Predicted 3D model of a 350-nucleotide RNA (Bacterial RNase P class A) from Candidatus Zemynaea palustris. It matches the Rfam family "Bacterial RNase P class A". Rfam classes the family as a ribozyme. Its family is annotated with dimeric ribonuclease P complex, ribonuclease P activity and tRNA processing in the Gene Ontology. Lineage of the source: Bacteria > Vulcanimicrobiota > Vulcanimicrobiales > Vulcanimicrobiaceae > Candidatus Zemynaea. It was read from a public genome assembly, where an Rfam model found it.

RNA sequence: GAAGUGUGCCGGGCAGUCGCGCGUCGCAAGACGUGAGGAAAGUCCGGGCUUCAACGGGCAGCGUGCAGGAUAACGUCCUGUCGGGGUGACUCGAAGGAGAGUGCCACAGAAACAAACCGCCGGGUAACCGGCAAGGGUGAAAUCGUGAGGUAAGGGCUCACGGAGCGUACGGUGACGUAGGCUCGGGUAAACCCCACGUGAAGCAAGAUCGCUCGCAUGCCCCUCGGGGCUGGGCGGCCCGCCCAUUACGAGCUACAUCGCAACGAGGCGCCCGGUGACGAGCGCCCCAGACAGAUGGCUGCCGGCGCCGCAAGGCGUCACAGAAUCCGGCUUACAGGCACACUUCGCAC
Numbered sequence: 001g002a003a004g005u006g007u008g009c010c011g012g013g014c015a016g017u018c019g020c021g022c023g024u025c026g027c028a029a030g031a032c033g034u035g036a037g038g039a040a041a042g043u044c045c046g047g048g049c050u051u052c053a054a055c056g057g058g059c060a061g062c063g064u065g066c067a068g069g070a071u072a073a074c075g076u077c078c079u080g081u082c083g084g085g086g087u088g089a090c091u092c093g094a095a096g097g098a099g100a101g102u103g104c105c106a107c108a109g110a111a112a113c114a115a116a117c118c119g120c121c122g123g124g125u126a127a128c129c130g131g132c133a134a135g136g137g138u139g140a141a142a143u144c145g146u147g148a149g150g151u152a153a154g155g156g157c158u159c160a161c162g163g164a165g166c167g168u169a170c171g172g173u174g175a176c177g178u179a180g181g182c183u184c185g186g187g188u189a190a191a192c193c194c195c196a197c198g199u200g201a202a203g204c205a206a207g208a209u210c211g212c213u214c215g216c217a218u219g220c221c222c223c224u225c226g227g228g229g230c231u232g233g234g235c236g237g238c239c240c241g242c243c244c245a246u247u248a249c250g251a252g253c254u255a256c257a258u259c260g261c262a263a264c265g266a267g268g269c270g271c272c273c274g275g276u277g278a279c280g281a282g283c284g285c286c287c288c289a290g291a292c293a294g295a296u297g298g299c300u301g302c303c304g305g306c307g308c309c310g311c312a313a314g315g316c317g318u319c320a321c322a323g324a325a326u327c328c329g330g331c332u333u334a335c336a337g338g339c340a341c342a343c344u345u346c347g348c349a350c
Base pairs, nucleotide, nucleotide: 001346002345003344004343005342006341007340008339009338010337012303013302014301015300016299017298018297020035021034022033023032024031025030037321041332042331044330045329046328047327048326049203050202051201052200056240057239058238059237061199062198063197064196065195066080067079068078069077070076081095082093083092084091085090096194097193101192102191103188104187105186117136118135119132120131121130122129123128144162145161146160147159148158149157163184164183165182166181168179169178170177171176207259208258209257211253212252213251214250215249219230220229221228222227223226231245232244233243234242267286268285269284270283271282273280274279304319305318306317307316308315309314
């Protein structure tokens, strides 16, 4: 100097003027404070919260799937292990089980739960008989692979190196690693399935507050007047269990009002301590939208970034993705331009 990898941040600023929403103070005029993101987006996950289940258990269904941690929790994140990609920094992984079982591997090919089309070798005049799975062919995949020795020709038949599985010793919390030994007909579970762990349903258009109307099925028995049994109705997919018997349940209307919503929160910022890290403890400071056909804006001037022209002064053009609606923690996607830090590779000079 060039090309990359990873992480973090900004993404317009200042002033004037006019206007809008909310909160506090004020009789009022008005004053003060505050007002759209890093993704507010997608609705893909996890929760807080609300209602139902009167308090739960089981099955089904669904989700996750290497290990150890973080977290309120997660399918997220951190640190590792193994595998794929990359010279590398790094990055991706649907990463348990095929020896519980059932399936599937079309076509081609001799054969895809086991066989010989071509071929090699031996015997024979020949027809043919016997041996072989190394070579050729077919295929995504063909008796674990490559090489050597051996053999009539071949084959783990033997040996060396490598692959898969099982087991032993040592190391590690563990996934696993290292070393030796034994065995050697596959693949596929993002096929059904098995195993382990987890999981109630619906969602702020959830719900609450006021008070009405309608529909539905029907009651019986026993006893110590409170309880029990049967039956009927109902409750989230089912069962147990539970509620109600003139109430549970279902539907509609109101007031389209108020609350939920003064948004205080697993909240933000700073310092410091522990930890490799995700993160956590302590101390201090702060309150930072709450609308409801839906505010957060318009105009002017100066500055800033980028591109082009120009010796310069300066001129011209342009400034991304995109708008809260119950609230948080993530993931994914979009983004003109700029800044910072760390690391990798290549070239050159000292």